A computed fold for an 88-nucleotide RNA from Neiella holothuriorum, annotated as c-di-GMP-I riboswitch aptamer. NCBI's taxonomy places the organism under Bacteria, Pseudomonadati, Pseudomonadota, Alteromonadales, Neiella. Its mean pLDDT, the model's own confidence on a scale to 100, is 89. The sequence was found by an Rfam model in a public genome assembly.
RNA sequence: AGCAGACAAAGGCAAACCUAGCGAAAACUAGGGACGCAAAGUUACCGGCCUAAGGAUUGUGCAGUUCUAGGGCAGCGGGACUACCUCG
Numbered sequence: 001a002g003c004a005g006a007c008a009a010a011g012g013c014a015a016a017c018c019u020a021g022c023g024a025a026a027a028c029u030a031g032g033g034a035c036g037c038a039a040a041g042u043u044a045c046c047g048g049c050c051u052a053a054g055g056a057u058u059g060u061g062c063a064g065u066u067c068u069a070g071g072g073c074a075g076c077g078g079g080a081c082u083a084c085c086u087c088g
Base pairs, nucleotide, nucleotide: 003088004086005085012037013036017032018031019030020029021028035075041081042080043079045078046077047076048073049072050071054068055067056066058064
């Protein structure tokens, strides 16, 4: 330096849920809280998934129906970049 992740050590992050905010929603942010995580650090490049404001469509018209990501999810999988420790 690389690989790997032990019955080690120091730590780190933070699911569900609650409160407040924000958003059309999915979601996100902050505080609380821990299900778990060896990259549960960063990144939307690839696949997948969520939402549908706007647009289109249907409907006598409204309500509603259907399609659609310029919106999201990194704690869905892959890729890329970075990283503590060392029984090995």